[in-house]
Source information:
A computed fold for a 90-nucleotide RNA from uncultured Sterolibacterium sp., annotated as c-di-GMP-I riboswitch aptamer. Its mean pLDDT, the model's own confidence on a scale to 100, is 84. Its Rfam family is "c-di-GMP-I riboswitch aptamer". Its family is annotated with cyclic-di-GMP binding in the Gene Ontology. The sequence was found by an Rfam model in a public genome assembly. Lineage of the source: Bacteria > Pseudomonadati > Pseudomonadota > Nitrosomonadales > Sterolibacterium.

RNA sequence: AAAUUUAAAUGGCAAACCGGCCGAAAGGCCGGGACGCAAAGCUUCCGACCUAAACAUCAUUUAUUGGUGCAAGGCAGCGGGGCUACCGGC
Numbered sequence: 001a002a003a004u005u006u007a008a009a010u011g012g013c014a015a016a017c018c019g020g021c022c023g024a025a026a027g028g029c030c031g032g033g034a035c036g037c038a039a040a041g042c043u044u045c046c047g048a049c050c051u052a053a054a055c056a057u058c059a060u061u062u063a064u065u066g067g068u069g070c071a072a073g074g075c076a077g078c079g080g081g082g083c084u085a086c087c088g089g090c
Stems, first nucleotide, its partner, number of pairs: 004089002012037002017032006035077001041083003045080003049074002055069005060063001
C1' cells in the first nucleotide's frame, strides 16, 4: 500500500410506521422511531424498477373526462461502475 473481515473497541447510518411541510405523482425534507447495514458514505455513468405533470395520440359522455405512449422526474436500503473511508487480526 492492497486485499480481506472470525472475534474486539470507538462510534456511524436509519427501514416500516407516525406527525409536519413540498410535489401532479413517484418520491423528497424535518422531527420521532429502529427493520437492518462494514461502505445502508458520496456520485445517475450503465442496466433494472417506480411515477406520467407537460407533450403526443385515441375515444365520447365535450368534461377540472377517460385510455395509450413517453422522462428531461424519481430511486444510491435493486445490481454494476467511479471516488472516498474508522479500528483491529492474519